[in-house]
Predicted 3D model of a 73-nucleotide RNA (transfer RNA) from Culicoides brevitarsis. Taxonomically the source falls in Avaritia (Eukaryota, Pterygota, Endopterygota, Culicomorpha). Model confidence (mean pLDDT): 82 of 100. RNAcentral holds the sequence, with entries from Ensembl Metazoa. Its Rfam family is "tRNA". The family's RNA type in Rfam is transfer RNA.

C1' cells in the first nucleotide's frame, strides 16, 4: 500500500424496509430485611467516532477522514 468487519448510555451491546434512541450491567431513590447482601420498583443517564451529501426525514443510504479489530501483499 489493498481489502473486510467495527466506533451507539459509565461498560457489553440491540436497533428490521430511513419515520418518538433500546436493553443488560453498573449507579441513585425507595421497599423489603434486626443490618448488610440477594430480591422488587422506579430514576438518571446519549454529540449514536468527526465532518460534509441525499432526503420531508438519517444510528441506518453515499463521501471523505479518524480511531480500533482481522486478512492479503
Nucleotide at each position: 500500500g489493498c481489502c473486510c468487519g467495527g466506533g451507539u448510555a459509565a461498560c457489553u451491546c440491540a436497533g428490521u424496509c430511513g419515520g418518538u434512541a433500546g436493553a443488560g450491567u453498573a449507579u441513585g431513590u425507595g421497599g423489603c430485611u434486626c443490618u448488610u447482601a440477594a430480591c422488587c420498583a422506579c430514576a438518571a443517564a446519549g454529540u449514536c467516532c468527526a465532518g460534509g451529501g441525499u432526503u420531508c426525514g438519517a444510528g441506518c443510504c453515499c463521501c471523505u477522514g479518524u480511531c480500533u479489530g482481522g486478512g492479503c501483499g